[in-house]
RNA sequence: UGCAGAGUAGACGUUAGUGCGUUAAGUGCUCGGUGAACAGGGAGUUGUCAUCGGGACGAAGGAUCUUUUUACUGAUCGAAGAUCCGCGGUACUAAUAUCGCAUCCCGCUGCU
Numbered sequence: 001u002g003c004a005g006a007g008u009a010g011a012c013g014u015u016a017g018u019g020c021g022u023u024a025a026g027u028g029c030u031c032g033g034u035g036a037a038c039a040g041g042g043a044g045u046u047g048u049c050a051u052c053g054g055g056a057c058g059a060a061g062g063a064u065c066u067u068u069u070u071a072c073u074g075a076u077c078g079a080a081g082a083u084c085c086g087c088g089g090u091a092c093u094a095a096u097a098u099c100g101c102a103u104c105c106c107g108c109u110g111c112u
Stems, first nucleotide, its partner, number of pairs: 002111004010099002013096007020088003029055008040106004061085008
């Protein structure tokens, strides 16, 4: 000098656990504001994430049991609750697989 490579935050899939919703929050889409992060160092986007406000769209419940109201008893209905099975592009945690600095400069490792 040239060539090759490593490493982060994070994203996402699967499994398990614990929750939340099922009286529709959340998720996903979209517009605007604000902010944050982006390998060891520096810079950093039209990309990423968080948050606030708005808009459009939109759903799967069921079974069993307990308590309770009335002129007595019983049942149904209603109300409240519990458990179980579901459902939700649901949240978090753990394990694991995959991807992984937009990009630029320097550094690091190996070879030359």
THF (Tetrahydrofolate) riboswitch aptamer, 112 nucleotides, folded computationally.
Rfam family: THF (Tetrahydrofolate) riboswitch aptamer. Its family is annotated with tetrahydrofolate metabolic process in the Gene Ontology.
The model forms 82% of the base pairs in the Rfam consensus.
The coordinates come from a structure-prediction model, not an experiment, and the mean pLDDT is 75.
The sequence was found by an Rfam model in a public genome assembly.